[in-house]
């Protein structure tokens, strides 16, 4: 200096199944009401340029009636930078009505990838996401744990790029 095996525990993630939840909401058809509605008259649709669709908007009545995300719970599997933010740069894809701009712009997944922070788990405040007091990222602060140093043996202080074993040089 490499390699290889392990730990920390409400331990991380992923999938399948499951149950609440979202919600009596969003949509739909029906009643009724108000404005409009001269059919080359209105409204959609990421600039422009066609072109296409639709016939309307909003407001109540009562029916009808969902789902994605995120959680629960069980199993299964992979593993302890597990993973989690955040950057960088690229690739396939969707989505945004057609084509166009320097084959534009946005946007969203996933996969790699540049760097940085975070040892874990939870408490609590505050921001943000969230339908939500679920949950979930983050930044602070408390103790708590596990590790190694130091020690006046009370404690103190770092970080996983560590920390124990082992094997090779």
């Nucleotide at each position: 200096u490499g390699g290889u095996a392990g730990a920390g525990g409400c331990g991380c993630a992923a999938a399948g199944c499951u149950c609440a939840u979202a919600a009596g909401u969003a949509g739909c058809g029906c009643c009724g009401g108000a404005c409009a509605u001269u059919u080359u008259g209105g409204a959609a649709a990421a600039g422009c340029g066609g072109u296409u669709u639709c016939c309307g908007u909003c407001c109540g009545g009562a029916g009808u009636g969902a789902a994605a995300g995120g959680g629960u719970g069980c199993u299964u599997u992979g593993c302890c930078g597990a993973a989690g933010c955040u950057u960088u740069u690229g690739c396939c894809g969707g989505c945004a009505c057609c084509g166009u701009g320097u084959u534009u712009u946005g946007u969203c997944u996933g996969c790699a990838u540049u760097g940085g922070c975070u040892g874990g788990g939870g408490c609590g405040u505050g921001a943000g996401a969230g339908a939500a007091u679920a949950u979930c990222u983050u930044a602070c602060g408390g103790a708590c744990u596990g590790u190694c140093a130091c020690u006046u043996c009370g404690g103190u202080g770092g970080a996983g790029a560590g920390c124990u074993a082992u094997c090779a040089u």
Lysine riboswitch aptamer from a pig gut metagenome, 169 nucleotides, folded computationally. RNAcentral holds the sequence, with entries from MGnify. The prediction has a mean pLDDT of 75. It matches the Rfam family "Lysine riboswitch aptamer". Its family is annotated with lysine biosynthetic process in the Gene Ontology.